[in-house]
Molecule: transfer RNA
Organism: Candidatus Vidania fulgoroideorum
RNA sequence: AGUAAGGUAGAGCAAUGGUAGCUUAUCGGGCUCAUAACCCGAAUGUUAUAGGUUCAAGUCCUAUCCUUACAA
Numbered sequence: 001a002g003u004a005a006g007g008u009a010g011a012g013c014a015a016u017g018g019u020a021g022c023u024u025a026u027c028g029g030g031c032u033c034a035u036a037a038c039c040c041g042a043a044u045g046u047u048a049u050a051g052g053u054u055c056a057a058g059u060c061c062u063a064u065c066c067u068u069a070c071a072a
Base pairs, nucleotide, nucleotide: 002070003069004068005067006066007065010024011023012022013021018055026042027041028040029039030038048064049063050062051061052060
């Protein structure tokens, strides 16, 4: 060089082409003598990059970059 899978919030993962969510973490409040646990709330996304198709793309197509596995 080749084949396959993947890249989405700080981390781990979802998402029939039609408002991007869950858990955890973070922040604020409550509870407590205090901490943890528990309860309530909030913030955080150029969906790897660049094009294309479409009324509409995380999703379909193409190229590139990166990661993992397989084979050699």